The RNA shown here (transfer RNA) has 73 nucleotides and comes from Limosilactobacillus frumenti DSM 13145. Lineage of the source: Bacteria > Bacillati > Bacillota > Lactobacillales > Limosilactobacillus frumenti.

RNA sequence: GCCAACUUAGCUCAGCUGGUAGAGCAUCUCCCUCGUAAAGAGAAGGUCGGAGGUUCGACUCCUCUAGUUGGCA
Numbered sequence: 001g002c003c004a005a006c007u008u009a010g011c012u013c014a015g016c017u018g019g020u021a022g023a024g025c026a027u028c029u030c031c032c033u034c035g036u037a038a039a040g041a042g043a044a045g046g047u048c049g050g051a052g053g054u055u056c057g058a059c060u061c062c063u064c065u066a067g068u069u070g071g072c073a
Stems, first nucleotide, its partner, number of pairs: 001072007010025004019056001027043004049065005
C1' cells in the first nucleotide's frame, strides 16, 4: 500500500430481509439471615465509533472517515 471482518450499557455479546434498542455478568435498592454469601424481586445504566445521504421512518441501506483484528504484498 491492497483486501476482509468488527465497532451497540461499566464488561461479554444479541438484534431486525428499515417500524419506539435487549440478554448475561457487574452496580444500586428491597426481601431473606444473628451477620455475610447464595437464592428471589425490582431499578438504573445506551447521541448503536464519527459525519453526510436515501427514506414518512435508519443500529439496519449507501458514501466518506476513525479505531481494532486478520490476510496479502

It matches the Rfam family "tRNA". Gene Ontology term of the family: triplet codon-amino acid adaptor activity.